[in-house]
């Protein structure tokens, strides 16, 4: 350098064009429970890497950028 794959709350992840006003688990915070803590129950905050395009409509499809990974080649 070529080709391919990946990028979503703090972490892990669901999502396969419209049911997403983006859901779940753990963690965090608040409340309840308890003599206290833990467990349990209820609630809250928290994310689509960035820029374009296609489309009536994009987390989802296409292109580019950035970052990560795999492989091939070059470098000898």
């Nucleotide at each position: 350098g070529g080709u391919c794959c990946c990028a979503u709350c703090g972490u892990c992840u669901a999502g396969u064009g419209g049911c997403c006003u983006a859901g779940g688990a753990c963690a965090u915070c608040g409340g309840c429970c308890u003599c206290u803590c833990a467990c349990g129950c209820c609630g809250a905050a928290a994310a689509c890497a960035c820029g374009g395009g296609u489309u009536c409509g994009a987390g989802u499809c296409c292109c580019g950028u950035u970052g990560g990974g795999a492989u091939c080649a070059c470098c000898a």